[in-house]
Context: one part of a larger RNA
Molecule: small-subunit ribosomal RNA, central domain
Organism: uncultured Alphaproteobacteria bacterium
Parts: sequence; C1' cells; structure tokens
RNA sequence: CUGGGCGUAAAGCGCACGUAGGCGGAUUGGAAAGUCAGGGGGUGAAAUCCCGGGGCUCAACCCCGGAAACUGCCAUCCAAAACUAUCAAGUCUAGAGUCCGAGAGAGGUGAGUGGAAUUCCGAGUGUAGAGGUGAAAUUCGUAGAUAUUAGGAAGAACACCAGUGGCGAAGGCGGCUCACUGGCUCGAUACUGACGCUGAGGUGCGAAAGCGUGGGGAGCAAACAGGAUUAGAUACCCUGGUAGUCCACACCGUAAACGAUGAAUGCCAGACGUCGGGCAAGCAUGCUGUGUCGGUGGCACACCUAACGCAGUAAGCAUCCCGCCUGGGGAGUACGGCCGCAAGGCUAAAACUC
Repeated sequence: CUGGGCGUAAAGCGCACGUAGGCGGAUUGGAAAGUCAGGGGGUGAAAUCCCGGGGCUCAACCCCGGAAACUGCCAUCCAAAACUAUCAAGUCUAGAGUCCGAGAGAGGUGAGUGGAAUUCCGAGUGUAGAGGUGAAAUUCGUAGAUAUUAGGAAGAACACCAGUGGCGAAGGCGGCUCACUGGCUCGAUACUGACGCUGAGGUGCGAAAGCGUGGGGAGCAAACAGGAUUAGAUACCCUGGUAGUCCACACCGUAAACGAUGAAUGCCAGACGUCGGGCAAGCAUGCUGUGUCGGUGGCACACCUAACGCAGUAAGCAUCCCGCCUGGGGAGUACGGCCGCAAGGCUAAAACUC
C1' cells in the first nucleotide's frame, strides 16, 4: 500500500465534548481548478520484435539501414460544462436549531428532616443459662448474661411501593422536603436558513479497590488471632477482629467499564406487551378501543449468519467518518518515553519455541 474482517473464533477506544482532517440537502447563474468525447504538441534511451542488406564455411549469433511498437506519462492549447470543488454577503426548507404551550422522570449538586432495624449506655422485671453448628468448641454469663419494658446515644442503609418500570453519554442513580440546575418527549404555528455528521491529536467525566491530609466509626469485614473440619486445611463453617466501608478536599484512571455488538443517517412483512405524550370517537365521565409520535421488552417473515442466533432497538440493504485485528506461547511482558506520592497506568517489542 492492498485484500478480508471485528456479538461468541484475533479484533469496537469505558463514555462524552471537540481541533485539524474526511464526508455532506434542494435550486439558479458565473468562471473553468479537478474531470473530460475528439484534435494538436512533448516525451516514451539502446537492445528486443518485424522488413531489407551484410559478416562468421551454414545456423544460432553478430553488424548496418528502415519501419513499427513501447497499449504509458507530462504540461499546455482548442473544445465540453453533467458531476466534485469554487464564486454570488444568490435563492429555498425536507436536515439541524430557536421561540411558544404542555408533560414524565431513583438525572446532578447542596441543605434540612423521618421511621424501622442493629450495636452500645444507664435503669426496671427476672434467673441460669445464652450463643453458635452437620455436630461441636473457642466466646458471653451468678461482678446477673440471654429474654423483656420504657429511656438515651451513635453511625450507616432506606423495607413495602418496585415493575425485562423510569432517568442518565457512560460510570451510575431509590425514604421525604426545599433551593439551584442539566437533558428528554409531545403538540402547534412562527422564525434562522445547511448553521450538519464523524472525529487523529487534545480536554473532561469515569464502579469497586487503593493512596494522601483531616474527621467519623453502628453494622459488616480483607489482614490477623482462636475454635472446628481434615491425612494436612496457610480454606470452606464458627467466635472475635484491624485497615476499609461513611464525610470533606486532593489523587489514581482501571473492570466480564458487556448488548462481549463504535457514532450518525436513510430504506425494508407482521401480530403481542409495557412506559411517556397528543388527536379523534364511544359511552358508564374515567374507562374502553382505534390510528399516531418517542422510549423499553418478548415473538416472528424476508434477509443475513460457520452455527448459535439476529431480525424496524439488525448481526438485513446502503452511505459516511473514526477505532481496532492479522497463528499459539514468550507478553499486554522487557527496554525506552510520558503520567503517578506510591500501588501502578498508557504506549509497546525481540530472541527463543510449537
């Protein structure tokens, strides 16, 4: 450079915003950069091939002359104006966006607040056990436990509602109230007039664990200790228990970060659920059914697929942009570089071997 690929065989960056770049709606006119029917010009060495002639005793081979070919390339001229680019402060409204009116929601941040439960504390009642297990023991308890009654303190999480329900770009988000705030959907007319899509680098967000400083610490619980089990038991089970889990600020930047399926747009049989709207109709006036937008599911035809399966939320038919793959191991390792307080992360080989 090219071909074929990326749900499960190797392969979609964890997710977004966005720079350069690539790609891009309808229509009119100009010019003619790309493009281009045909024509002109330059170049395309020689040898080779072909024709004529000649030299080795012939031939192969070699030499001389001629013609052709090299199907190509180059700039420029004439000519064309469909397509692409460009110009006009051109025009347009189907993409995109704005205004207006409604609506749903665990979307985010901050503050406040509620009840149940657990543990602990002091007190009352009360007495010999409690706890735990397959069975036990470690453990707690006559210094009064467990149980029970009312009271107090603390921290963390929010039963029912709850739903292949909702919201968010992803990670993720669930008691209630308030404040601030992002996005989305529907319905209508009016407005802007291609303002769009993607996105190398870059920037931001990013579960859990981990790290730093300062708080907090009820329950749970790596490490650790003990009791069991066992041939052993550095485990599974039990009794304890520290980091941590929680908060603030600052890092880390990884996950089976999964739909193992990049983003956007258009098109392509059906029937059935569910969530949010809107319209019309019917009547029991809050329900039913119908067509219609936007989500979210389970089936299924065509098509696709190695099969499994997918199937309007495509893995179908197409366009466009990015990322990635190229036998297994060595290895997501070494070295170097960049980042990090560290742990480590990102980038990323080779020898050798099968």